[in-house]
Context: one part of a larger RNA
RNA sequence: CGUAUGUGGUGGAUGCUUGGCAGUUAGAGGCGAUGAAGGACGUGUUAAUCUGCGAUAAGCGUUGGUAAGGUGAUAAAAACCGUCAUAGCCAACGAUUUCCGAAUGGGGAAACCCACUUGUCAUAAGACAGGUAUCGUAACGUGAAUACAUAGCGUUACGAGGCGAACCGGGAGAACUGAAACAUCUAAGUACCCCGAGGAAAAGAAAUCAACCGAGAUUUCGUUAGUAGCGGCGAGCGAACGCGAAUCAGCCUUAAGCUUAAUGGGCGCUAGUGGAAGGUUCUGGAAAGGACCACGAUACAGGGUGAUAGUCCCGUACACUAAAGCAACCAUUAAGUGAAAUCGAGUAGGACGGAGCACGUGAAACUUUGUCUGAAUAUGGGGGGACCAUCCUCCAAGGCUAAAUACUACUAACUGACCGAUAGUGAACCAGUACCGUGAGGGAAAGGCGAAAAGAACCCCUGUGAGGGGAGUGAAAUAGAACCUGAAACCGCAUACGU
Numbered sequence: 001c002g003u004a005u006g007u008g009g010u011g012g013a014u015g016c017u018u019g020g021c022a023g024u025u026a027g028a029g030g031c032g033a034u035g036a037a038g039g040a041c042g043u044g045u046u047a048a049u050c051u052g053c054g055a056u057a058a059g060c061g062u063u064g065g066u067a068a069g070g071u072g073a074u075a076a077a078a079a080c081c082g083u084c085a086u087a088g089c090c091a092a093c094g095a096u097u098u099c100c101g102a103a104u105g106g107g108g109a110a111a112c113c114c115a116c117u118u119g120u121c122a123u124a125a126g127a128c129a130g131g132u133a134u135c136g137u138a139a140c141g142u143g144a145a146u147a148c149a150u151a152g153c154g155u156u157a158c159g160a161g162g163c164g165a166a167c168c169g170g171g172a173g174a175a176c177u178g179a180a181a182c183a184u185c186u187a188a189g190u191a192c193c194c195c196g197a198g199g200a201a202a203a204g205a206a207a208u209c210a211a212c213c214g215a216g217a218u219u220u221c222g223u224u225a226g227u228a229g230c231g232g233c234g235a236g237c238g239a240a241c242g243c244g245a246a247u248c249a250g251c252c253u254u255a256a257g258c259u260u261a262a263u264g265g266g267c268g269c270u271a272g273u274g275g276a277a278g279g280u281u282c283u284g285g286a287a288a289g290g291a292c293c294a295c296g297a298u299a300c301a302g303g304g305u306g307a308u309a310g311u312c313c314c315g316u317a318c319a320c321u322a323a324a325g326c327a328a329c330c331a332u333u334a335a336g337u338g339a340a341a342u343c344g345a346g347u348a349g350g351a352c353g354g355a356g357c358a359c360g361u362g363a364a365a366c367u368u369u370g371u372c373u374g375a376a377u378a379u380g381g382g383g384g385g386a387c388c389a390u391c392c393u394c395c396a397a398g399g400c401u402a403a404a405u406a407c408u409a410c411u412a413a414c415u416g417a418c419c420g421a422u423a424g425u426g427a428a429c430c431a432g433u434a435c436c437g438u439g440a441g442g443g444a445a446a447g448g449c450g451a452a453a454a455g456a457a458c459c460c461c462u463g464u465g466a467g468g469g470g471a472g473u474g475a476a477a478u479a480g481a482a483c484c485u486g487a488a489a490c491c492g493c494a495u496a497c498g499u
Stems, first nucleotide, its partner, number of pairs: 001498009015484001016447001019419002021416007028408002030163002038100003041054003045077001048074003060094007069081003105114003115132007134160009167198001168196004178185001182232001208215002219246005229237002250400003257337009268326003272320003278293005294311002296300001302314003349373008359385001380395005435442002455483001458470004
């Protein structure tokens, strides 16, 4: 030095799950000037942080439920409250709810500064309770140039404003990329931005299709079909009719509809209640394990308990329950709202230039419209993919409308040939934290003693150390807090053999 075995160190794999991920079925689909979302600062016997709460400050009141234990957590201690019902806890409804924040009296470097005004009480300061933003609409008042008026100004009332994950409608709208380059084209009406609404939105009761037969609003799915077509006929783009399904609902011309309120009924929701049935013995630190003999089951879902429990605990099947609030839905009643106008005229149609239609101007219908034009009036008008005739079909230029459809920030229950701490969310742990950056922004690491702290009294070495040795606890301390298990790489020691 090598090999082997043993024994240690180092290291943290493996087994575990408080957390995630993906769903299913229901619910809910909003909150906000009655001040939201989100924060700052306070608040305890309390120094800090989390949670709760707001100067009535881990809380106050009322009504229900439950109750023998409580004063949230790290986290003890002290001092207290309560035990058959004003402790505590849970639910519903109320009260309080500092300051900032749409923030709204003015300002402002958010959580701060400075006002005016009304009322009450005090009158020597002052205290308390309100009001004072902007915009829109309505009414009233006032009122210029300018006579009437109008603009403007003011007062009052009502409404709005901001936040929120996706879904929806509208406006505006790229580029990378592909075409193996690139310009029409594509990506794509996508991303991004803006406006608006709802629990869904939008669309919607034919001036629709069809084809000489007929259908009968809209939406969504399957198919038709990668078809017909479009296309530097390149790359690519890409229907409809029809058929099969889901769901079905029709109406209005001053009345259908919508909204609100009241009363009655009412499935349910927001606390809860009852809820079956096991013992002995053995091993063991501990029985739920082994042995023996039983029992329940509309309950052998699941979790916990000192190892693996139907019968120990919480539950589970099943059966019940609400003072208060909410409440789909049904019925009745009442009130409010209800456009443009008189069946739709600067419209249909036309010209030029665009856009949308699967359709790139093409033979290009149809829809839409920036500019210019411009009919008819049911004896009429639109469409049937240039255009004309015949035929068929429908009635524009007014409006409302559930369901089938889309989504899930949120609530509840449940599920997984999903992950198991370098995985699964960035985050299992006080994480959008520490830290980095002027800023926009970027963004971690970090789980596990034990059944129970019983967390090692006392003694010894030592720097009143670190660390260790005894003693003690414990089933175990090679479970000692750098704590479960403790793999491998890597590093020692001992022994044997080889050189």